A computed fold for a 160-nucleotide RNA from a Dehalococcoidia bacterium, annotated as c-di-AMP riboswitch aptamer (ydaO/yuaA leader). Model confidence (mean pLDDT): 76 of 100. Of the family's consensus pairs, 92% are formed in the model.

């Protein structure tokens, strides 16, 4: 110099998780007025979300319960594995593949087109819930992250 790996910082990423206020409390800075960082309590705003009439829709549910946030769902073969018999059948689960379908990203934003690369989870109610004015109720969290395609339309912000 290069080239891999960790790590730290950031540009940025997924998500509704943002923002300002008042007090408490303690550390730092200052002569003081203040100011700045943590932490707790609470209040607003803004996003999100459930519940909840008329009408309207619906004939549902009483164990194969139903129902909510969220993309996170359907089918197909199928290593296999469980159970029952008539010992080879029969049924339920099912990694991987696989289609179809939903969702993110490819860096100022929005729309769209190719193209590439990921995701299809978990979690909650408790027997109970269509819609749904008014009104009630919640939540505002976590998790990532170094090289990062290209085209067409509208716009924003910079430079000349």
């Nucleotide at each position: 110099u290069g080239a891999a790996u960790a790590g730290u910082c950031g540009g940025g990423c997924c998500g509704a998780a943002u923002c300002c206020c008042u007090g408490a409390c303690c550390g730092c800075c200052g002569a003081c007025a203040g100011g700045c960082a943590a932490u707790c309590a609470g209040g607003g705003a803004g996003c999100g979300g459930g519940g909840g009439a008329c009408c309207c829709a619906a004939c549902u549910u009483c164990u194969u319960g139903g129902g909510g946030u969220g993309a996170a769902u359907g089918c197909g073969u199928a290593a296999g594995u469980u159970g029952a018999c008539c010992c080879g059948u029969c049924a339920a689960c099912g990694a991987c593949c696989g289609c179809a379908c939903g969702g993110c990203g490819c860096a100022c934003u929005c729309c769209u087109u190719c193209g590439c690369g990921c995701c299809g989870a978990a979690c909650c109610c408790g027997u109970c819930a269509g819609c749904u004015a008014a009104c009630c109720c919640c939540g505002u969290a976590g998790g990532c992250g170094a090289c990062c395609g290209a085209g067409g339309g509208a716009g924003a912000c910079g430079c000349u």